RNA sequence: AGAGUUUGAUCCUGGCUCAGGAUGAACGCUAGCGGCAGGCUUAACACAUGCAAGUCGAGGGGCAGCACGGGUAGCAAUACCUGGUGGCGACCGGCGCAAGGGGGCGUAACGCGUAUGUAAUCUACCAUUAACCGGGGAAUAGCCCAGAGAAAUCUGGAUUAAUAUCUCAUAGUUCUAUUAGAUCGCAUGAUUUGAUAGAUAAAGCUCCGGCGGUUACAGAUGGGCAUGCGUGACAUUAGCUAGUUGGUAAGGUAACGGCUUACCAUGGCUACGAUGUCUAGGGGUUCUGAGAGGAAGGUCCCCCACACUGGAACUGAGACACGGUCCAGACUCCUACGGGAGGCAGCAGUGAGGAAUAUUGGACAAUGGAUGGAAAUCUGAUCCAGCCAUGCCGCGUGAAGGAAGAAUGUCCUAUGGAUUGUAAACUUCUUUUGUAUGGGAGCAAUAAGGUCUUCGUGAAGACUGAUGAGAGUACCAUACGAAUAAGCAUCGGCUAACUCCGUGCCAGCAGCCGCGGUAAUACGGAGGAUGCGAGCGUUAUCCGGAUUUAUUGGGUUUAAAGGGUGCGUAGGCUGUUAUAUAAGUCAGUGGUGAAAGCCUGCAGCUUAACUGCAGAACUGCCAUUGAUACUGCCAGUCUGGAGUAUGGUUGAGGUAGCUGGAAUGUGUCAUGUAGCGGUGAAAUGCUUAGAGAUCACACAGAAUAUCGAUUGCGAAGGCAGCUCACAAAGCCAUUAUUGACGCUGAGGCACGAAAGUGUGGGGAUCAAACAGGAUUAGAUACCCUGGUAGUCCACACUGUAAACGAUGAUAACUAGCUGUCGGCGAUACACAGUCGGUGGCCAAGCGAAAGCGAUAAGUUAUCCACCUGGGGAGUACGACCGCAAGGUUGAAACUCAAAGGAAUUGACGGGGGCCCGCACAAGCGGAGGAACAUGUGGUUUAAUUCGAUGAUACGCGAGGAACCUUACCUGGGCUUAAAUGUAGAGCGACAGAUUGUGAAAGCAGUCCUUCUUCGGACGAUCUACAAGGUGCUGCAUGGUUGUCGUCAGCUCGUGCCGUGAGGUGUCGGCUUAAGUGCCAUAACGAGCGCAACCCUUGUCGUUAGUUGCCAUCAAGUAAUGUUGGGGACUCUAGCGAGACUGCCACCGUAAGGUGUGAGGAAGGGGGGGAUGACGUCAAAUCAGCACGGCCCUUACGUCCGGGGCGACACACGUGUUACAAUGGUAGGUACAGAGGGGCGCUAUCCAGCGAUGGAGUGCGAAUCUCAAAAACCUAUCUCAGUUCGGAUCGGAGUCUGCAACUCGACUCCGUGAAGUUGGAUUCGCUAGUAAUCGCGCAUCAGCCAUGGCGCGGUGAAUACGUUCCCGGGCCUUGUACACACCGCCCGUCAAGCCAUGGAAGCUGGGGGUGCCUGAAGUUCGUGACCGCAAGGAGCGACCUAGGGCAAAACUAGUAACUGGGGCUAAGUCGUAACAAGGUAACC
Repeated sequence: AGAGUUUGAUCCUGGCUCAGGAUGAACGCUAGCGGCAGGCUUAACACAUGCAAGUCGAGGGGCAGCACGGGUAGCAAUACCUGGUGGCGACCGGCGCAAGGGGGCGUAACGCGUAUGUAAUCUACCAUUAACCGGGGAAUAGCCCAGAGAAAUCUGGAUUAAUAUCUCAUAGUUCUAUUAGAUCGCAUGAUUUGAUAGAUAAAGCUCCGGCGGUUACAGAUGGGCAUGCGUGACAUUAGCUAGUUGGUAAGGUAACGGCUUACCAUGGCUACGAUGUCUAGGGGUUCUGAGAGGAAGGUCCCCCACACUGGAACUGAGACACGGUCCAGACUCCUACGGGAGGCAGCAGUGAGGAAUAUUGGACAAUGGAUGGAAAUCUGAUCCAGCCAUGCCGCGUGAAGGAAGAAUGUCCUAUGGAUUGUAAACUUCUUUUGUAUGGGAGCAAUAAGGUCUUCGUGAAGACUGAUGAGAGUACCAUACGAAUAAGCAUCGGCUAACUCCGUGCCAGCAGCCGCGGUAAUACGGAGGAUGCGAGCGUUAUCCGGAUUUAUUGGGUUUAAAGGGUGCGUAGGCUGUUAUAUAAGUCAGUGGUGAAAGCCUGCAGCUUAACUGCAGAACUGCCAUUGAUACUGCCAGUCUGGAGUAUGGUUGAGGUAGCUGGAAUGUGUCAUGUAGCGGUGAAAUGCUUAGAGAUCACACAGAAUAUCGAUUGCGAAGGCAGCUCACAAAGCCAUUAUUGACGCUGAGGCACGAAAGUGUGGGGAUCAAACAGGAUUAGAUACCCUGGUAGUCCACACUGUAAACGAUGAUAACUAGCUGUCGGCGAUACACAGUCGGUGGCCAAGCGAAAGCGAUAAGUUAUCCACCUGGGGAGUACGACCGCAAGGUUGAAACUCAAAGGAAUUGACGGGGGCCCGCACAAGCGGAGGAACAUGUGGUUUAAUUCGAUGAUACGCGAGGAACCUUACCUGGGCUUAAAUGUAGAGCGACAGAUUGUGAAAGCAGUCCUUCUUCGGACGAUCUACAAGGUGCUGCAUGGUUGUCGUCAGCUCGUGCCGUGAGGUGUCGGCUUAAGUGCCAUAACGAGCGCAACCCUUGUCGUUAGUUGCCAUCAAGUAAUGUUGGGGACUCUAGCGAGACUGCCACCGUAAGGUGUGAGGAAGGGGGGGAUGACGUCAAAUCAGCACGGCCCUUACGUCCGGGGCGACACACGUGUUACAAUGGUAGGUACAGAGGGGCGCUAUCCAGCGAUGGAGUGCGAAUCUCAAAAACCUAUCUCAGUUCGGAUCGGAGUCUGCAACUCGACUCCGUGAAGUUGGAUUCGCUAGUAAUCGCGCAUCAGCCAUGGCGCGGUGAAUACGUUCCCGGGCCUUGUACACACCGCCCGUCAAGCCAUGGAAGCUGGGGGUGCCUGAAGUUCGUGACCGCAAGGAGCGACCUAGGGCAAAACUAGUAACUGGGGCUAAGUCGUAACAAGGUAACC
């Protein structure tokens, strides 16, 4: 110090979360020791038991109990007596009990903190000073007697003492009254010197040393009271107050005071927050933080308040009293039922509550306290111990060596390696800790007493002198022996640390993001690693990070946020200059700021924590002295800010009148006839009762075309025909004048579009609601026809808008260029200045960017308003306003991890522009109808094996399913298996022949059975190890393939631009089939694609000339290149040439384009093929092959027989044949190319109607052979279900093959179905193409081939063109999409869960008000009773706690029912928004 998380990516805004520290903690797992601290945060809930405040006999009367002594009786034990002694229960008296200890109820307060005042006050004990201590009296407790009562306790009688009590005396520096001065103080007044009169004291004890008592002054200590300042939340609490505020008088108090009472007055507090409600003890300090701050107030210290709840006083120096009293109340206990007792928020302890917090311990040894002269007694204060890892600190669980890098475990790329790991074993060493034994502290100072010294007559000092709870503890020594001692959490990122197995959106994890759906570093286990370590994690809470409330230190155009606008009150801020003052400000000094704590230094415990000492600090408050720049204040000065006057000028500025024309509607008359109107198209509507159209006249209301414009005016809303009246405003010019008069502005007041409301008018147009017609699946809409409120006026209300420049007001400053409006300057048409507005583009600067940019969103100053994640919600409740509608103010629970801004790249759009393609159009021929073939779906089946499924599956994998293939079904078999290798064992088999059985495979048997150099070789069998799988996953993969698409695109390097994602290049203009090229250009180049290079075809040349060819020459035949020969030609197949817009004309800058141009076999890419960029579709294929993982192993492997893949109501795709005359049939006759051929192709001859058979020749093929059809010629058929069409079926055959039943092809004879050109719709094709005709090949025994791949023959029509459909490319635009429009997303309804509002009512709570009653107690009055008296009992009055009654307000809980809200993988209905979202959206 930061990090994660919104996005495809980016920058920003903004929330959420994490890493740190802390705790009086708790929980989980674990645990060796010690030191120091801490330990009911909850029920101020209730408490059993014990203890926590007594002491003094040197105040007193006394003596119950104990001890001693004495006496009496007794042998003794013992009994009785005896205050004589030590002492002392109970009693009188003194002092103490108001301290110490506890918990934090109440209290928002002079309670606390801080600083003052007290001239308005008290103070026991203590220290100092002065003086005094003399007489007398009457009682009372106890003891004794009697009595009541269960008890607690009480009553009566007799008697008695005091340092108890009363009285007299004495007294002053005391007090009271009157009075004369002096001094001082801010004032009331205080101090002091006098005078006069009056009032009030005391106690004794004694060891003779003293102790004690009274009065007074003053001290110290501790209080009381008052005051300034500081010290929570809520304004959805705005008014509160009657002893209230003040005065006079009296009372009361230690003391001031409405503290109390009477009278008089009507004040006092409050927006600088009164009153009310809720919460809370305050501080020193503690935690955190860089600090400023924020949070907390446990332990320790100070203060306050409290003591079962409420009230009250008494005593006392001090209390309205924790372990006192009285009363009332609740609760608990005792009881003889009559009545009594009690108060742990003291220390332990118990119950309860709770996640949770200890022993019914020891001692007064020390410190402190009470009493006492003292010894001493008391002391749950205190000092110690016990329990608890609750925290902090320290120590240990060993150290050194030790590689065969052992074994086990784990992992892997696995003959091996890595890791655990120097870790262990093993060797040597040490002994903190532990165990055992022994020793053993400091804390202790001194008291009484004694001795001595000094001064000197009671003090100081020295020495001596009992006492240890903790504790036989700390500590020390010796012995033994590595011996007694390690866990917890984590390991996807943040965040240090990785693999295997299991699981399979299950189980589970999770602080945030998120993991888990068969290869999980995220779940569970294991191995390993990392972090910390006697602890480690989790949970809770606080601060931090969070500059995320921003004083330090934030913002408000679009992210949350500028009030709709003005005027203006309080408040805040405020021009120039010179004095005065010294409040703020600054400096010095003094006081205070308790101690502890924090910080620094030093020191003590072996160290540390801890503790001690010293210093610093305590940023504050008060007082005082000084300074005077700035701010303030008093009184002046100035003119620049602001205003006023004078003169011009401008405008849709306002208010109230008058008035014009156009248009619209209506009415009337006329002309005139069939439609008008409306729409995408229609219909509703109007119209023959005469519409619409046209003309004329009349009336009504509303709005003001053109001018008219980034024009003008106004504070905003807003303002538009002309004209008049009234008042207002701005600007400019000029001098004059006032002299800071200013700016902003919480509350307040006023204005404030449209819609809406009230009353009264008005009502032409338009038009919510409503009605009808359309549209539609629906259409409560969009469109159409009508139409009422309203729209207009007057008066009143409402008070809101995307009231927007989404930009508050004022003032100053900071480059320019260019329009325009209103003034001024100027003789001017030249010039271009100045002031005020209103626009555009930009410098600097700012900004997340877009953008803003003198009209700032720049740089500054002042004031106001507002914001703090999204939703819930501008909602609920409350209050205020309103006639209502509603407005203003304005939450919470709950829920999410985002919501959002700007910009980027894509994709998309029922956005735009440009362009292309058999995309449309123009044509030709088909499909869709029929029959059949074939594939698919479906159905069926024992099985109908599997895959392919929009385009991009369906004559596809399959380029050959009768068996085989074959993967499927059924049945029968085999288990190292069908093949191969290694090792071992025994063997001479195996094979062959043959027998039985069987459907076969197989099983069981018989016969026969190697070589050898003896080492073995060969072969099979058995055993062991390696198999096998067309089983799963194409969503784990390789390879291959389809498609977009043969579309023109896809990228890179360097540079430049941008914070960045990215952009530029690749855009623009022209051009091209093309990102093809040219020009331009912050880009310059390059790569993959395009093109070219390759093959083939078209022309020519050349070379070569067999099996091809044959012009010329020769031979020969019935005939034929048949033969000799030839290379001319054709052809074959090598090498070359040729085409490049090269030439011409025109257009164009160029690239290039156009031309019935020339030439040429071919002309602008000549035709065809091969060739497929980056990528998309988790596209296809694990069944072609390969391969990871998973699964099967007498079976999911393998062999065999048979069956199935060929089923058949049906649906679809692809084809074949047809429906006929451009044809069928019959006869005749001609012309290809490319291929194939030895288990082959076959000439020729014979047989058969034929498929074919028999004989037989040539050819491994430019030689032989398979081997053409349409066309052409002739004849016939004559428009029919036919001489078309050939399905189907019957019969007879041929061929292949082990075998044609399921299930082959072909031949012949017979049979002769549907079908007469095919609905919506749809496919192919732009030239040697479509159409049509036949031929060949692969696979193959044969063939279901009408399929596929090739070959040639014959050989067309049409394209105006790019509006539309489909697909694609480029540029641009919008976007809430990015899984990318098959996207996103809204609302009702239905279901579950959650919190919440309203609500008839019900139940509580605190506070107040009124009335009634009213204990104890103070005060007052009375007081016939008691007392000699003083006085008292009693009685009464006032007040009050408490109780009762009543009405109302506030607040909380609950509630039938009800309202909306939030959340929840796959519910319903629609499709509102995002693109022009299909009616632009929104307020």
This is a predicted structure of a 1483-nucleotide RNA (small-subunit ribosomal RNA) from an uncultured bacterium. The RNAcentral record of the sequence draws on Greengenes. Its Rfam family is "Bacterial small subunit ribosomal RNA". Its mean pLDDT, the model's own confidence on a scale to 100, is 84.